[in-house]
Context: one part of a larger RNA
RNA sequence: GAUUGAACGCUAGCGGGAUGCUUUACACAUGCAAGUCGAACGGCAGCGCGAGAGAGCUUGCUCUCUUGGCGGCGAGUGGCGGACGGGUGAGUAAUAUAUCGGAACGUGCCCAGUAGCGGGGGAUAACUACUCGAAAGAGUGGCUAAUACCGCAUACGCCCUACGGGGGAAAGGGGGGGAUCGCAAGACCUCUCACUAUUGGAGCGGCCGAUAUCGGAUUAGCUAGUUGGUGGGGUAAAGGCUCACCAAGGCGACGAUCCAUAGCUGGUCUGAGAGGAUGAUCAGCCACACUGGGACUGAGACACGGCCCAGACUCCUACGGGAGGCAGCAGUGGGGAAUAUUGGACAAUGGGCGAAAGCCUGAUCCAGCAAUGCCGCGUGAGUGAUGAAGGCCUUAGGGUUGUAAAGCUCUUUUACCAGGGAUGAUAAUGACAGUACCUGGAGAAUAAGCUCCGGCUAACUCCGUGCCAGCAGCCGCGGUAAUACGGAGGGAGCUAGCGUUGUUC
Numbered sequence: 001g002a003u004u005g006a007a008c009g010c011u012a013g014c015g016g017g018a019u020g021c022u023u024u025a026c027a028c029a030u031g032c033a034a035g036u037c038g039a040a041c042g043g044c045a046g047c048g049c050g051a052g053a054g055a056g057c058u059u060g061c062u063c064u065c066u067u068g069g070c071g072g073c074g075a076g077u078g079g080c081g082g083a084c085g086g087g088u089g090a091g092u093a094a095u096a097u098a099u100c101g102g103a104a105c106g107u108g109c110c111c112a113g114u115a116g117c118g119g120g121g122g123a124u125a126a127c128u129a130c131u132c133g134a135a136a137g138a139g140u141g142g143c144u145a146a147u148a149c150c151g152c153a154u155a156c157g158c159c160c161u162a163c164g165g166g167g168g169a170a171a172g173g174g175g176g177g178g179a180u181c182g183c184a185a186g187a188c189c190u191c192u193c194a195c196u197a198u199u200g201g202a203g204c205g206g207c208c209g210a211u212a213u214c215g216g217a218u219u220a221g222c223u224a225g226u227u228g229g230u231g232g233g234g235u236a237a238a239g240g241c242u243c244a245c246c247a248a249g250g251c252g253a254c255g256a257u258c259c260a261u262a263g264c265u266g267g268u269c270u271g272a273g274a275g276g277a278u279g280a281u282c283a284g285c286c287a288c289a290c291u292g293g294g295a296c297u298g299a300g301a302c303a304c305g306g307c308c309c310a311g312a313c314u315c316c317u318a319c320g321g322g323a324g325g326c327a328g329c330a331g332u333g334g335g336g337a338a339u340a341u342u343g344g345a346c347a348a349u350g351g352g353c354g355a356a357a358g359c360c361u362g363a364u365c366c367a368g369c370a371a372u373g374c375c376g377c378g379u380g381a382g383u384g385a386u387g388a389a390g391g392c393c394u395u396a397g398g399g400u401u402g403u404a405a406a407g408c409u410c411u412u413u414u415a416c417c418a419g420g421g422a423u424g425a426u427a428a429u430g431a432c433a434g435u436a437c438c439u440g441g442a443g444a445a446u447a448a449g450c451u452c453c454g455g456c457u458a459a460c461u462c463c464g465u466g467c468c469a470g471c472a473g474c475c476g477c478g479g480u481a482a483u484a485c486g487g488a489g490g491g492a493g494c495u496a497g498c499g500u501u502g503u504u505c
Base pairs, nucleotide, nucleotide: 001505002504004502006501007500008499009498010497013377014376015375016374018372019370020369021335026333027332028331030330031329032328035080036079037078040077041076043073044072047071048070049069050067051066052065053064054063055062056061057060087288088287089286096213097212098211099210100209101208102207105205106204107203110201111200112199113198114197115196116195118152120150121149127142128141129140130139131138132137158167159166160165172193173192174191175190176189177188180187181186215259216258221251222250223249226248227247228246229245230244231243232242233241263285264284265283266282267278268277269276270275290311291310292309293308294307313324314323315322316321341367343366344365345364349363350361351360352359353358380410381409382408383407390401391400392399393398416441417440418439419438420437424432449494450493451492452491453490454475455474456473460489461488462487463486464485470477471476
């Protein structure tokens, strides 16, 4: 000099666009953050229609009851999604990351091709009856549906095979309709969305290798599933991944092992570069989700707002037993030098579900708070000498503050008042927002501080103090004339900031 996720002191007018718990991966009240589909299903708790019956009368209204007939729909069965998105960096020095390669793999939704979608069955939730329990919840009997579940048939392609053969699938829903059949529903035709098998693709993911990746030798030896083989098992898949047997290997001063520290990268800061430091925000990857362990479901998890077990902690309890997990967004306590609102909207972008309408979305888009940094603008312009008054200094003549002020003539950025008013949205739909912006009006009006002045280093005098009080980055100032302390006048520098402290080069 540059830099900063900064903090502190003094000060502070506006706007734009950024950033904002670096500390306790400490504990969390409250609300919200993942639902959706009635065009899969049985239904009808609630709401609104319609129909039927009855009652009241004011004769066209009100009330009551029944009815899933319709719009819809709580709970339930079923499907898809909850493995994305969002957070954090504890662990991890290599099961990670970066780059370059590889072969023994998987893949829901999406795209393309091929072939199908026939005929049956038994249950079960909801519901109902009863029982237990304080609750959370649970049990028994009975009824019922499906795109839930299970056989049968069929099998181009698919899988297994000893090549003889063997095995394996599906589900329906919705819209429209001329003839024919049918009492009707419908059959039938057609369109569409689903479904089954298989092939290929795209994208995504799992696995393996090489190279690179901080410090310590005051860590020198480490290793029994250890290293390799054969065989069995296991996985989507190679493999000591696992097991039995066999052999005795494998790694290491080119630093094994151990200890300590640490998420990695694109990047960021600095520097002429080489390099050094760093890894906030944004993007990619990894790991984690109260602590430890485990599997289930599923195309995908060993699953942040799923399950089970153990533990610590908190809460409820009728003491028998239960409930919970903010490192999601806000917010609270605590810690700390220190870090924001319990805000608005799904209008846009994107995501989930749905045929769609749409619903959900603390992702996101916005607004709020903070000079935390960056950028821009303003706090007026011209003229004005009796060089006014006042202050300060003085050799008492004067000098300086100083064209500075006042005065005169102007301007109106910003702020204020009034009116208009977007783009973002493509037919409709705008949280932001009556915002940005535009026009008009009045009026110099609403707007300057901070640090320093001995040398380094730009900027000097007076008074006070008297090795005191104090200053200080280094050298050093202060003991009676201190340009170095404190005040004042003057000056220098930067400027809505300035200075100090900390960090890095």
This is a predicted structure of a 505-nucleotide part of an RNA (small-subunit ribosomal RNA, 5' domain) from an uncultured bacterium.
The full RNA is in RNAcentral, with records from Greengenes.